[in-house]
Molecule: c-di-GMP-I riboswitch aptamer
Organism: Pseudomonadota bacterium
RNA sequence: UCACAACAAAGCCAAACCAGGGGUGACCCUGGGACGGAAAGCCACGGGUCCUUUCUCAAAAAAGGACAGCCGGGUCGCCUGU
Numbered sequence: 001u002c003a004c005a006a007c008a009a010a011g012c013c014a015a016a017c018c019a020g021g022g023g024u025g026a027c028c029c030u031g032g033g034a035c036g037g038a039a040a041g042c043c044a045c046g047g048g049u050c051c052u053u054u055c056u057c058a059a060a061a062a063a064g065g066a067c068a069g070c071c072g073g074g075u076c077g078c079c080u081g082u
Stems, first nucleotide, its partner, number of pairs: 003082003012037002017032006035069001041075003045072003048067007
């Protein structure tokens, strides 16, 4: 340095839910809270799911958004062991 693993130590993050706030909405922020996580750090590149608008009897389609704890990918990174 690379790959694999999570047995140890030091730590880290934070699901559901609740309160306050933002947004038409998906959802997001802050505080509480821990289901879990060896990248549950970051990135919307590909797929996927969700929301809004247009059109339409409806469906489909198009445009714009959301989700990184849906999957893949990219990138930076702590400790121990092999």